RNA sequence: GGGCCGGUAGAUCAGUUUGGAAGAUCACUCGCUUGGCAUGCGAGAGGUCGCGGGUUCGAGUCCCGCCCGGUCCACCA
Numbered sequence: 001g002g003g004c005c006g007g008u009a010g011a012u013c014a015g016u017u018u019g020g021a022a023g024a025u026c027a028c029u030c031g032c033u034u035g036g037c038a039u040g041c042g043a044g045a046g047g048u049c050g051c052g053g054g055u056u057c058g059a060g061u062c063c064c065g066c067c068c069g070g071u072c073c074a075c076c077a
């Protein structure tokens, strides 16, 4: 330098196929339950979807550039 995969909530990840309401689990907060705790049950909060731009009525999803991580190849020695 090139190919491929990945970047979405505090953490681990779905969602990309076919553009159409941003989700799950754990963690966190509150409530119920208990003499109290744990478990269990219910509710809530938490997101510039890596960054910038484009297309579109509408973009996490499509297009372009860039950044970061992983992996393979090439190059130099």
Base pairs, nucleotide, nucleotide: 001073002072003071004070005069006068007067010026011025012024013023020057028044029043030042031041032040050066051065052064053063054062

Predicted 3D model of a 77-nucleotide RNA (transfer RNA) from a Methanobacteriota archaeon. It matches the Rfam family "tRNA". Gene Ontology term of the family: triplet codon-amino acid adaptor activity. Its mean pLDDT, the model's own confidence on a scale to 100, is 81.